[in-house]
Molecule: transfer RNA
Organism: uncultured Clostridia bacterium
RNA sequence: GCUGAUGUGGCGAAAUAGGCAGACGCAAGGGACUUAAAAUCCCUCGGGGUGAAAACUCCGUGCCGGUUCAAGUCCGGCCAUCAGCA
Numbered sequence: 001g002c003u004g005a006u007g008u009g010g011c012g013a014a015a016u017a018g019g020c021a022g023a024c025g026c027a028a029g030g031g032a033c034u035u036a037a038a039a040u041c042c043c044u045c046g047g048g049g050u051g052a053a054a055a056c057u058c059c060g061u062g063c064c065g066g067u068u069c070a071a072g073u074c075c076g077g078c079c080a081u082c083a084g085c086a
Base pairs, nucleotide, nucleotide: 001085002084003083004082005081006080007079010026011025012024019069028044029043030042031041032040046059047058048057049056050055062078063077064076065075066074
């Protein structure tokens, strides 16, 4: 230099003939149970704005664009990692 694969929460990982993004697991926080703990069970768990709160709303799939009513998914460029070739 060329070719291919992969890139999604704090971590792993699902969602693919385009249709509610984050299921499920781990970690973390709160609560129940206990004399106390472990185990077990319940709830929460990306970011911004408004709000006392409940809640409402906008954004978010490596980055920047494109197609589309609608993109994690399709197309182009770039970046990173891995593999192969030279």